[in-house]
Predicted 3D model of a 114-nucleotide RNA (SAM riboswitch aptamer (S box leader)) from an Acidobacteriota bacterium.

């Protein structure tokens, strides 16, 4: 970097430094010199990975053990990830007066393959 799968209505902020833009893109519409953003540190939340209980199975002549598997729990050695606002909200299809709803698409993030 490319691709596959999963997930995006919920959660969780304080201090230092820094000084202008920031929310990914366009529109809007917020954030923002009462200092946003972004870095550091400490704390958190969350369960995608991992460990750990239970359940189920495989192998085994039988325990033990070793793999698999849970669309089970629970939040912990570890390893991402997050910590305004549903991914802010819309954007492209389809119903629908409309509000809206159902799908995708771009994005993110985890995992797993090139």
């Nucleotide at each position: 970097a490319u691709u596959u799968c999963a997930u995006g209505c919920a959660g969780a902020g304080u201090g230092g430094c820094u000084g202008a833009g920031g929310g990914a893109c366009g529109a809007g519409c917020c954030c923002a010199u009462a200092g946003a953003c972004g870095c550091c540190a400490c704390g958190g939340c969350a369960a995608c990975c991992g460990a750990a209980a239970c359940g189920g199975g495989a192998u085994c002549a039988u325990c033990u053990a070793u793999c698999c598997c849970g669309c089970u729990u629970g939040a912990c050695a570890g390893g991402u990830g997050c910590c305004a606002a549903c991914u802010c909200u819309c954007g492209c299809c389809c119903g629908g007066u409309a509000a809206c709803g159902g799908g995708g698409a771009c994005c993110a993030u985890g995992a797993g393959a090139u």
Rfam family: SAM riboswitch aptamer (S box leader). From the family's description: The SAM riboswitch is found upstream of a number of genes which code for proteins involved in methionine or cysteine biosynthesis in Gram-positive bacteria. Lineage of the source: Bacteria > Pseudomonadati > Acidobacteriota. It was read from a public genome assembly, where an Rfam model found it.